Model confidence (mean pLDDT): 82 of 100. Predicted 3D model of a 72-nucleotide RNA (transfer RNA) from Ktedonobacter sp. The sequence is in RNAcentral, with records from ENA. Rfam family: tRNA. From the family's description: Transfer RNA (tRNA) molecules are approximately 80 nucleotides in length. Its family is annotated with triplet codon-amino acid adaptor activity in the Gene Ontology. The family's RNA type in Rfam is transfer RNA.

[in-house]
RNA sequence: GUCGGUGUAGCUCAGUGGUAGAGCAAGGACCUUUUAAGUCCGAGGCCGUGGGUUCGAGCCCCACCACCGACA
Numbered sequence: 001g002u003c004g005g006u007g008u009a010g011c012u013c014a015g016u017g018g019u020a021g022a023g024c025a026a027g028g029a030c031c032u033u034u035u036a037a038g039u040c041c042g043a044g045g046c047c048g049u050g051g052g053u054u055c056g057a058g059c060c061c062c063a064c065c066a067c068c069g070a071c072a
Stems, first nucleotide, its partner, number of pairs: 001071007010024004018055001027041004048064005
């Protein structure tokens, strides 16, 4: 330099154009003499950035940024 992949909650990842989810972690409650374990609960996100298409975009298109890989 060319090509490809990934970017969504603190972490690991789902999400077929129509209200963004799970597990773990963190917090609270119950239980327990206490801790751990267990049970339950609610919270936590402008989906890498900026544009575009669309009635409507995490999802489609373009550019850019970061990381990973292949080739040179």